[in-house]
RNA sequence: GUGCUCACUCGGCCGAAUCGGAGCCAGCGCCUGACUCCGAACGGGGGAACCAAAUCGGCCCGCGUAACAGUGGGCCUCGGGGCUAAUCCGUCCGCGCAAGCGGCACGGGGGACGACUCUUCCUGUCCAGCCCGACAGCUAACCUCGCAGGCUUGGAAGGGGGUAUCG
Numbered sequence: 001g002u003g004c005u006c007a008c009u010c011g012g013c014c015g016a017a018u019c020g021g022a023g024c025c026a027g028c029g030c031c032u033g034a035c036u037c038c039g040a041a042c043g044g045g046g047g048a049a050c051c052a053a054a055u056c057g058g059c060c061c062g063c064g065u066a067a068c069a070g071u072g073g074g075c076c077u078c079g080g081g082g083c084u085a086a087u088c089c090g091u092c093c094g095c096g097c098a099a100g101c102g103g104c105a106c107g108g109g110g111g112a113c114g115a116c117u118c119u120u121c122c123u124g125u126c127c128a129g130c131c132c133g134a135c136a137g138c139u140a141a142c143c144u145c146g147c148a149g150g151c152u153u154g155g156a157a158g159g160g161g162g163u164a165u166c167g
Base pairs, nucleotide, nucleotide: 011152012151013150014149018040019039020038021037022036023035025033026032027031042146043145044144045143046142051137057076058075059074060073061072062071063070079135080132081131082130083129087109088108089107090106091105092103093102094101095100110127111126112125113124114123116160117159118158119157120156121155122154
């Protein structure tokens, strides 16, 4: 001097995921941090009229029936639905009589991100995961939930905005 790793602090990015107050505990006093509660901002879900729409899955237990039907509770997910940018279609492969299920394998349409912002062009990466549990359209009042996690800046042109320095 350079590279890698770890810890702390500060700046910044994706994202709703930030801020304030109180309590309690810990660290060495100030102060800081974890946890709990309350509030604000931000984000999601349920929920009338009008309009739209027209469901009935599987298993177990109790009541009930002559037996069905019906009814209460529990479990499941193939139907349906929700969060999210994270979906749709086709081909191929595997299972399957078929319906269908799975694969990340390929392609197409579409979507998200790349560091002030908008438009255009080039270019790189991603399209996961989770939840509800037969059930929810929209939806005023009203009810309710979340406030995580992961990272560390591609290129060009034009417009707009902002900041710093000098005069």
Predicted 3D model of a 167-nucleotide RNA (c-di-AMP riboswitch aptamer (ydaO/yuaA leader)) from Puniceicoccales bacterium Verruco_02. Rfam family: c-di-AMP riboswitch aptamer (ydaO/yuaA leader). Its family is annotated with regulation of gene expression and cyclic-di-AMP binding in the Gene Ontology. Taxonomically the source falls in Puniceicoccales (Bacteria, Pseudomonadati, Verrucomicrobiota, Opitutia). Model confidence (mean pLDDT): 77 of 100.